[in-house]
Background:
Predicted 3D model of a 76-nucleotide RNA (transfer RNA) from an Anaerolineae bacterium. Its mean pLDDT, the model's own confidence on a scale to 100, is 81. Rfam family: tRNA. It is annotated as a transfer RNA. Gene Ontology term of the family: triplet codon-amino acid adaptor activity.
RNA sequence: GGAGGCGUGGUGUAGCGGUUAACAUAUUGCCCUGUCAAGGCAAAGAUCGCGGGUUCGAGACCCGUCGCCUCCGCCA
Numbered sequence: 001g002g003a004g005g006c007g008u009g010g011u012g013u014a015g016c017g018g019u020u021a022a023c024a025u026a027u028u029g030c031c032c033u034g035u036c037a038a039g040g041c042a043a044a045g046a047u048c049g050c051g052g053g054u055u056c057g058a059g060a061c062c063c064g065u066c067g068c069c070u071c072c073g074c075c076a
Stems, first nucleotide, its partner, number of pairs: 001072007010025004018056001027043005049065005
């Protein structure tokens, strides 16, 4: 340099155009328990990497860009 993949709560993932972004785990509170853990209930937590475009409507489709990973090539 070329090609491909990935980027979504703290973490790990889901969401193959539809209005309110879901699950697990972690965190906090309450219940339960002699205590802790486990279990139950609830709460908080997301600029969906960034910018633009398409569309009535974008996390999703298109373009650019940034970061990470893989493969190929070049130099040494």